[in-house]
RNA sequence: AAGAAUGUGGUGUAGUGGUAGCACAUUGGUCUCCGAAGCCAGUGGUGGAGGUUCGAUUCCUCUCAUUCUUG
Numbered sequence: 001a002a003g004a005a006u007g008u009g010g011u012g013u014a015g016u017g018g019u020a021g022c023a024c025a026u027u028g029g030u031c032u033c034c035g036a037a038g039c040c041a042g043u044g045g046u047g048g049a050g051g052u053u054c055g056a057u058u059c060c061u062c063u064c065a066u067u068c069u070u071g
Base pairs, nucleotide, nucleotide: 001070002069003068004067005066006065007064010024011023012022013021018054026042027041028040029039030038047063048062049061050060051059
């Protein structure tokens, strides 16, 4: 320099145009002599900008970060 892949809560991971899910973690409660475990409830997320669409995590363009391949 060229090409490709990935980007979603604190972490990991789903979601092929119609309310963004799950697990762990975390907070509060319950339980216990105290903890742990269990049970109940809650907080928290689509890398950024623009476009298409009634509606975008999803489709398109640019860009950023990381990784891989070629030279």

Background: Model confidence (mean pLDDT): 82 of 100. Transfer RNA from an uncultured bacterium, 71 nucleotides, folded computationally. The gene name in the source record is trnR. Its Rfam family is "tRNA". The family's RNA type in Rfam is transfer RNA.